Predicted 3D model of a 104-nucleotide RNA (SAM riboswitch aptamer (S box leader)). Its mean pLDDT, the model's own confidence on a scale to 100, is 84.
RNA sequence: UCGUUAUCAAGAAAGGUUGAGGGAUUAGACCCUGUGAAACCUUAGCAACCCUCCUUUGGAGAAGGUGCUACAUUCUACUACGCCCUGGCGUAGAUAGAUAACAU
Numbered sequence: 001u002c003g004u005u006a007u008c009a010a011g012a013a014a015g016g017u018u019g020a021g022g023g024a025u026u027a028g029a030c031c032c033u034g035u036g037a038a039a040c041c042u043u044a045g046c047a048a049c050c051c052u053c054c055u056u057u058g059g060a061g062a063a064g065g066u067g068c069u070a071c072a073u074u075c076u077a078c079u080a081c082g083c084c085c086u087g088g089c090g091u092a093g094a095u096a097g098a099u100a101a102c103a104u
Stems, first nucleotide, its partner, number of pairs: 003102006013043005021032003026077004044069003049065002051061004073096001078093007
C1' cells in the first nucleotide's frame, strides 16, 4: 500500500510550548477558533478491538498493545422506497472515511 471482518447518534480534558487556522478529501451548508486553531509534549481520563480472568452462546477486569477525549464519521451529495407537492422531508442502502484485529 492493497484485502477481509467488526464497529462508528454512547463515553472521556487539564497544563505547557507555539501562534492561525481547523472540523479527512471536493462542493455546499452549519460550526469551532487570539477568552488561543492545528501541531508537539506532560499528566489525567474514556472505551473495551487485541488482551487478562471466570462457573465460557455469557460475565467481570483494565496491567500491557492500539485508539479516542467540540458538533452523529458535524450534516448533505449517489441509489431505492415513502410522504408532502417540485424541491423539500423521512427511512434503508451504496460509495468514501476513521479505528481495531487478521492477512498480504